[in-house]
This is a predicted structure of a 73-nucleotide RNA (transfer RNA) from Nothoceros aenigmaticus.
Its Rfam family is "tRNA".
RNA sequence: GGGUGUGUAGCUUAGUUGGUAGAGCAUUAGGCUUUUAACUUAAUGGUCGCAGGUUCAAGUCCUGCUACACCCA
Numbered sequence: 001g002g003g004u005g006u007g008u009a010g011c012u013u014a015g016u017u018g019g020u021a022g023a024g025c026a027u028u029a030g031g032c033u034u035u036u037a038a039c040u041u042a043a044u045g046g047u048c049g050c051a052g053g054u055u056c057a058a059g060u061c062c063u064g065c066u067a068c069a070c071c072c073a
Stems, first nucleotide, its partner, number of pairs: 001072007010025004019056001027043005049065005
């Protein structure tokens, strides 16, 4: 330099044919317990890597860029 793949909550990740962004863990608060742990209930937390484009509507489709991983040279 060329190619392929990945990027979504603090972490691990789901997201089907484009139609209200979800789960587990973690965190916080409550219940239970003499206390802690465990168990249990609820809440908090998202510029969907960045910037454009298409569309009534984009995590999803298109273009460029960027970070990481792998392959080729």